The prediction has a mean pLDDT of 82. The RNA shown here (transfer RNA) has 73 nucleotides and comes from Bradyrhizobium brasilense. Rfam family: tRNA.
[in-house]
C1' cells in the first nucleotide's frame, strides 16, 4: 500500500428483518450467619471508538477518519 474483521457497563459479550441498550462476573444496600465465605433480593453504572449522511425512526444501512487483530504484496 490492498483486503477482511473488530471497536456497546469497570471486565467478558449478546443485541432477531431499522422501532426508546441487555446479560455474567465485578460494585453498593439489604437479608440470612455468632462471624466470614457461600446464597437470594434490590440497586447504581452506557447514547453504542470520533465525525457526516439516509430514514419519522439507526448500535443496526452508507461514507469517512481512529485504533486493534488477521491475511496479501
Nucleotide at each position: 500500500g490492498c483486503c477482511g474483521c473488530a471497536a456497546u457497563a469497570g471486565c467478558u459479550c449478546a443485541g432477531u428483518u431499522g422501532g426508546u441498550a441487555g446479560a455474567g462476573c465485578a460494585c453498593g444496600u439489604c437479608a440470612u450467619u455468632c462471624g466470614u465465605a457461600a446464597u437470594g433480593a434490590c440497586g447504581g453504572g452506557g447514547u453504542c471508538g470520533g465525525g457526516g449522511g439516509u430514514u419519522c425512526g439507526a448500535g443496526u444501512c452508507c461514507c469517512u477518519c481512529u485504533u486493534g487483530c488477521g491475511g496479501c504484496a
RNAcentral records the identical sequence in 8 taxa.